RNA sequence: UAUUCAUCAAGAGAGGCUGAGGGAUUAGGGCCCUGUGAAGCCCGGCAACCGGCGCAUGAGCGCGCGGUGCUAACUCCCCCGGCUAUUUUUCUUUGCCGGAAGAUGAAAA
Numbered sequence: 001u002a003u004u005c006a007u008c009a010a011g012a013g014a015g016g017c018u019g020a021g022g023g024a025u026u027a028g029g030g031c032c033c034u035g036u037g038a039a040g041c042c043c044g045g046c047a048a049c050c051g052g053c054g055c056a057u058g059a060g061c062g063c064g065c066g067g068u069g070c071u072a073a074c075u076c077c078c079c080c081g082g083c084u085a086u087u088u089u090u091c092u093u094u095g096c097c098g099g100a101a102g103a104u105g106a107a108a109a
Base pairs, nucleotide, nucleotide: 001109003107004106005105006104007103008102013043015042016041017040021033022032023031028078029077030076044071045070046069049067050066051065052063053062054061055060075101079099080098081097082096083095085093
């Protein structure tokens, strides 16, 4: 890096260092967060995908020790299709479903 499978409405500090930016994605826009301190690092925490341990041994349940992950807002919103509400119709807009894209984990190259 491409492939396959699973998940993405919940959860998680008013700690320390530092010091201006940040919100995955080619680019941009919207809307937000930020000096009552961004990003980053450390500690803490959440979750439980994989390993481990215990119980059951049919599925599974528990612990959270190890490997990842996560720790503002639905994957913050912006794409495509269908349905739905509104409308005489169209556009716009509301809600739902599916898809695409993306993120995380696991597997096998």
A computed fold for a 109-nucleotide RNA, annotated as SAM riboswitch aptamer (S box leader). It matches the Rfam family "SAM riboswitch aptamer (S box leader)". Rfam's curators write: The SAM riboswitch is found upstream of a number of genes which code for proteins involved in methionine or cysteine biosynthesis in Gram-positive bacteria. The prediction has a mean pLDDT of 79.